[in-house]
RNA sequence: GGGCUCAUGGCUUAGCCUGGUAUAGCGCCUCGCUUACACCGAGGAGGUCACCGGUUCAAAUCCGGUUGAGCCCA
Numbered sequence: 001g002g003g004c005u006c007a008u009g010g011c012u013u014a015g016c017c018u019g020g021u022a023u024a025g026c027g028c029c030u031c032g033c034u035u036a037c038a039c040c041g042a043g044g045a046g047g048u049c050a051c052c053g054g055u056u057c058a059a060a061u062c063c064g065g066u067u068g069a070g071c072c073c074a
């Protein structure tokens, strides 16, 4: 220098192909249970979907670019 893959709650991630209410597990908070803790049960908070732009009535999803990470070639 070139090619490919990836970026979504604190962590790990589903959803992207085929646009239409942003998921789950763990963790965190509250309540119940317990003498107490753990387990278990009920509820809750927590997301600029890496960034910029384009297409569209509507974009995490499609298109272009940028940044970062990984792999391969030279």
Stems, first nucleotide, its partner, number of pairs: 001073007010026003020057001028044005050066005
Transfer RNA from a Candidatus Heimdallarchaeota archaeon, 74 nucleotides, folded computationally. NCBI's taxonomy places the organism under Archaea, Promethearchaeati, Candidatus Heimdallarchaeota. Its Rfam family is "tRNA". It is annotated as a transfer RNA.